[in-house]
Molecule: FMN riboswitch aptamer (RFN element)
Organism: Naasia lichenicola
Order: sequence, then structure tokens, then C1' cells
RNA sequence: UACGUGCUCCGGGGUCGGUGCAAUUCCGAACCGGCGGUCAAAGUCCGCGAACCGGCGAGCAGAUCAUCCGUGAGGAUGCUCAGCUCGCUGGCCGAUCCGGUGGAAUUCCGGAACCGACAGUCACAGUCUGGAUGAGAGGCAGCACGGG
Repeated sequence: UACGUGCUCCGGGGUCGGUGCAAUUCCGAACCGGCGGUCAAAGUCCGCGAACCGGCGAGCAGAUCAUCCGUGAGGAUGCUCAGCUCGCUGGCCGAUCCGGUGGAAUUCCGGAACCGACAGUCACAGUCUGGAUGAGAGGCAGCACGGG
């Protein structure tokens, strides 16, 4: 110190009021914005991740049945079914314009918009509760070894 391998650590934010028997769910007004990239800083550009629905492979450990072996406990092989872990992978997956500055910005500045998984709920949820003390894109974060 390019880079490689292993391990560790880190890795998502946000509410008040009104109505009502009942709502942080309706109505009004607020508030929030994961990761990488991009000539310049992005919820809305290009990709990725989480949720949901699958597929393939490997490993582990079961159940039913059949056949065979065994005095027996049990064992072997095969069909079918369902499960857990890991790896790879497919589908699904929201939303922006105008003006300004500039060499360059749908990213900055000004203005006006828009979007937000699933399950739960005395009443419809981006903001409450839950799966989740999980998973995870990733991280000029740390350590060790190798390499240069």
C1' cells in the first nucleotide's frame, strides 16, 4: 500500500389537533427519506437492498409406505411428503417538473408537486404495534494473514 482471503464492528428516519363509542389509521395541519453510482451534493435519474411469490443445487435431520436383512432392539434400499441451514437465481417492486447559477446539476439555489411492502387494529396507517435483539445493499471502519 493497488489487490486477495478470513474474522470483527457499524449499518433507517418521522405527529400534533379535530370529529367520534372507537382512529398517531378518517379530516386538517405537520414531519421523515437505507446503500452504491452519476463531470456537482438525488426519497422521485441508473442500479441495489428489505417484504411478498417462486426455481435450482449442496448439506442436515424426519414421517408414511414397499421390499430386503436381523431371534430381537434395529438396519439397508427405493417411492412419496413435509422441514431446517447454506449457496446461486427468476418474478414482483412507488414517485418531478419549472426557473436560476455553472463548462458540467431531473442531484446545488428558488418555486410548485409527487411517492412510500406485509400482517395487526373497536375505524382505512410512510410516522402506532409486530415479524425484527432478524435480514441487508454496503462501509477510503478495524484486526490478522497473503500479495505488491